[in-house]
Molecule: Bacterial RNase P class A
Organism: Lysobacterales bacterium
RNA sequence: GGAGUUGGCCGGACAGUCGCGUCGCGCGCAAGCGUAUCGAGGAAAGUCCGGGCUCCGCAGGGCAGGGUGCCAGGUAACGCCUGGGCAGUGUGAACUGACGACCAGUGCAACAGAAAACAAACCGCCGAACGGCAUCCUCGGAUGUGCGUGGUAAGGGUGAAAUGGUGCGGCAAGAGCGCACCGCGCGCGGGGCCAACGCCGCGUGGCACGGUAAACUCCACCCGGAGCAAGAUCGAAUAGGGGAACAUUGGCGCGGCCCGCGUCGUUCCCGGGUAGAUCGCUGGAGCCUGACGGCGACGUCAGGCCGAGAGGAAUGACUGUCGCGUCGCAAGACGUACAGAACCCGGCUUACAGGCCAACUCCUUUU
Numbered sequence: 001g002g003a004g005u006u007g008g009c010c011g012g013a014c015a016g017u018c019g020c021g022u023c024g025c026g027c028g029c030a031a032g033c034g035u036a037u038c039g040a041g042g043a044a045a046g047u048c049c050g051g052g053c054u055c056c057g058c059a060g061g062g063c064a065g066g067g068u069g070c071c072a073g074g075u076a077a078c079g080c081c082u083g084g085g086c087a088g089u090g091u092g093a094a095c096u097g098a099c100g101a102c103c104a105g106u107g108c109a110a111c112a113g114a115a116a117a118c119a120a121a122c123c124g125c126c127g128a129a130c131g132g133c134a135u136c137c138u139c140g141g142a143u144g145u146g147c148g149u150g151g152u153a154a155g156g157g158u159g160a161a162a163u164g165g166u167g168c169g170g171c172a173a174g175a176g177c178g179c180a181c182c183g184c185g186c187g188c189g190g191g192g193c194c195a196a197c198g199c200c201g202c203g204u205g206g207c208a209c210g211g212u213a214a215a216c217u218c219c220a221c222c223c224g225g226a227g228c229a230a231g232a233u234c235g236a237a238u239a240g241g242g243g244a245a246c247a248u249u250g251g252c253g254c255g256g257c258c259c260g261c262g263u264c265g266u267u268c269c270c271g272g273g274u275a276g277a278u279c280g281c282u283g284g285a286g287c288c289u290g291a292c293g294g295c296g297a298c299g300u301c302a303g304g305c306c307g308a309g310a311g312g313a314a315u316g317a318c319u320g321u322c323g324c325g326u327c328g329c330a331a332g333a334c335g336u337a338c339a340g341a342a343c344c345c346g347g348c349u350u351a352c353a354g355g356c357c358a359a360c361u362c363c364u365u366u367u
Stems, first nucleotide, its partner, number of pairs: 001363010012322007020039002024035004041338001045349002048347005053227004065223005070084005085099001086097004100218002105216002107212002122156002124152003129149003132145005164182006183207001184205007191197001231279004241270006250264005286305008323336005
């Protein structure tokens, strides 16, 4: 100098003019006016996880159903985060991973292939053993053939996957058949401050236990439902409900009459509930700074701060100067990301012009 990896931060600034919402104060009978404060984000988004809060349900336990799944830690909790292990990718910094269990049981493996889980042999290799056939003979056999019964799993071929690998010995040919090394299983010890792990050592076993659980299943842990239109308080007008008193010897209905019952009137009381109003509502697992503990996520302590709270609706617009980007010889022109709170928090995911900082890696060059 170039190319990258990871983590963190910012994401326009200043001034002026006009305007909007909340709250406080002052004036005003009121309408309103004046003044001061505060007024979007890193994602406010998707609503995918986890919690707080609220109401309903619930003795306890189990079944069913759903979720999570290497280990340890963090946290209110999590499917999140941190650290570690293992596997894969990359020269590397690093990145990615539903990563428990298939010697409890059951199932599955298309096509190809001889054969896909209990054994099996298509091409090939062999001729040891038994038999056949041919030749020879000293009639016991010998040699040949690969014809039948056979042996084999080296080599080829199929497949995503074919029953450890290399070498030496061995053999008729072969084969963990034997041996050495590597791999693998089991046991013990050390390491990993525990663990995952299998890094190291020792012993042991010729190798058993092929793959698949985002297949049923088994194991461990977790999980009640609905959501701020939750829910709580106050509460009209009109209509309706319950009760009391008064009045009515009245009207109407019970098919005509009597009794009785119901209903119609006035006044008062009671409670429910609608519209509406208020609360919930923003001071919180809060933010900033510092110290301490921890590799870290994070925690503890001290000091300081208050930063939207609505009706679904406010949080803006314009001008000037500057910054940045593109175009242009220049003057200048154009543009300035993604995007807008609604009960609140912790995450994840997705969108995002441009810029800054730190640590690290690889290549090249110079000294």